[in-house]
RNA sequence: UGAAUGCAUGGUCGCUCCGGUCUCGGCCGGAGAGGAAAGUCCGAACACCACAGGGCGCGGUGGUUCGUAACGCGAACGUUGGGCAACUGACGGAAAGUGCCGCAGAAAAUACACCGCCGAUGGGGCGUGCAAACGCUCACAGGUAAGGUUGAAAUGGGGAGGUAAGAGCUCACCGCCUCCAUGGUGACAUGGAGGGCAGGGUAAACCCCACCGGGUGCAAGACCAAAUAGGGAGGCGUUUGAGGAUGGCCCGUCCAAAGCUUCCGGGUAGGUUGCAAGAGAUGCCGGGCAACCGGUAUCCCAGUCAAAUGAUCAUGGUCCGUCUUCGGACGGAAACAGAAUUCGGCUUAUAAUUCACCCC
Numbered sequence: 001u002g003a004a005u006g007c008a009u010g011g012u013c014g015c016u017c018c019g020g021u022c023u024c025g026g027c028c029g030g031a032g033a034g035g036a037a038a039g040u041c042c043g044a045a046c047a048c049c050a051c052a053g054g055g056c057g058c059g060g061u062g063g064u065u066c067g068u069a070a071c072g073c074g075a076a077c078g079u080u081g082g083g084c085a086a087c088u089g090a091c092g093g094a095a096a097g098u099g100c101c102g103c104a105g106a107a108a109a110u111a112c113a114c115c116g117c118c119g120a121u122g123g124g125g126c127g128u129g130c131a132a133a134c135g136c137u138c139a140c141a142g143g144u145a146a147g148g149u150u151g152a153a154a155u156g157g158g159g160a161g162g163u164a165a166g167a168g169c170u171c172a173c174c175g176c177c178u179c180c181a182u183g184g185u186g187a188c189a190u191g192g193a194g195g196g197c198a199g200g201g202u203a204a205a206c207c208c209c210a211c212c213g214g215g216u217g218c219a220a221g222a223c224c225a226a227a228u229a230g231g232g233a234g235g236c237g238u239u240u241g242a243g244g245a246u247g248g249c250c251c252g253u254c255c256a257a258a259g260c261u262u263c264c265g266g267g268u269a270g271g272u273u274g275c276a277a278g279a280g281a282u283g284c285c286g287g288g289c290a291a292c293c294g295g296u297a298u299c300c301c302a303g304u305c306a307a308a309u310g311a312u313c314a315u316g317g318u319c320c321g322u323c324u325u326c327g328g329a330c331g332g333a334a335a336c337a338g339a340a341u342u343c344g345g346c347u348u349a350u351a352a353u354u355c356a357c358c359c360c
Stems, first nucleotide, its partner, number of pairs: 001356005007316007015032008034336001038347002041345005046217004058213005063077005078091005092208002097206002099202003114148002116144003121141002123138006156174002159171003175197001176195008221273004231264006243255004280299008318333006
């Protein structure tokens, strides 16, 4: 660094499910938590809802290639940082635009000048000289960015030449940029030519680029379906007195009406299903550096909802302690945790122990 185990066997009493049996609630047989079942952080399956097509917006991901149903996961590789090493951290774009950059510091971005260095040139002063000029001096104008100072970071690096002092000002080397060639699927690497060097940091600031993304979750959804109370349709229908229509009014006719009855339909309780044969497990063979993939044989491995999977005893093993006549004896300890539609990951928890490879 990676991986594995997560006490074993048996008895007794219980719990859940399945199968068999019969005298119908008993008997017999079988199965019954995890490496994380956890967090619910990602990605899917499945289901329902929404949805012409396209765009805007919003959110996510971010070196490359591969793996995968898919992923923000994994493998290998690349560049770069750390470590003597095994090993390990980081990862699109800051030369498209906009914004921001505390403290300290001269200056944090159209660069600039605090302490310094110089003062060639111009100026002042002094000296020599007839003059032109020369020498000395001042540090005034000015030049400069070597050295110092601040900071996480200071405008390529440290040398040589050069200069008044300096400076890519010039030169070689290193770095950087542009172009080309070669190798690689690619990130990129190596080499060559040219350029004196432009381009501080920040994208978990807006933004740009590439790719991805509809919503809600098994309390999804499907089916069966009481009691009670509603809804719809039909039939029968006492009284016609205080319903309506027709009509000036009455009779009449039609509608409606309490009640009785038949049928239909929605939903609730409850039940069934989804829901246990799957991106399945194990062995072997083959492909691949690996993640992983293919073939083949065997196997079926919890399925609840007041949510089962437990308790206890014996023997043995492991670890710790004490004693020992070295044969053993006695006492003690054993974690994290626990299915709830199902998978693939990640993360976190974990007594005790084992294995493999590598480094110092």
Molecule: Bacterial RNase P class A
Organism: uncultured Desulfobulbus sp.